[in-house]
RNA sequence: GGCUCUAUCGUCUAGAGGCCUAGGACGCCGCCCUCUCACGGCGGAAACAGCGGUUCGAAUCCGCUUAGGGCUACCA
Numbered sequence: 001g002g003c004u005c006u007a008u009c010g011u012c013u014a015g016a017g018g019c020c021u022a023g024g025a026c027g028c029c030g031c032c033c034u035c036u037c038a039c040g041g042c043g044g045a046a047a048c049a050g051c052g053g054u055u056c057g058a059a060u061c062c063g064c065u066u067a068g069g070g071c072u073a074c075c076a
Stems, first nucleotide, its partner, number of pairs: 001072007010026004018056001028044005049065005
């Protein structure tokens, strides 16, 4: 350099064109429970890598870019 895969809350993940102003678990915050802590119950904050395109409609499809991984060529 070429090809290819991946990118979603702090972490792990659901998602396959309309049910997503994005759901769950753990963690975090608050309240309740408890003599206290733990456990448990209830509630809350928190994410679609960026840009462009296709479409009536995009987290989802396509292109480019960025970051990371894999394979491979050259370096005589």
Molecule: transfer RNA
Organism: Bacillota bacterium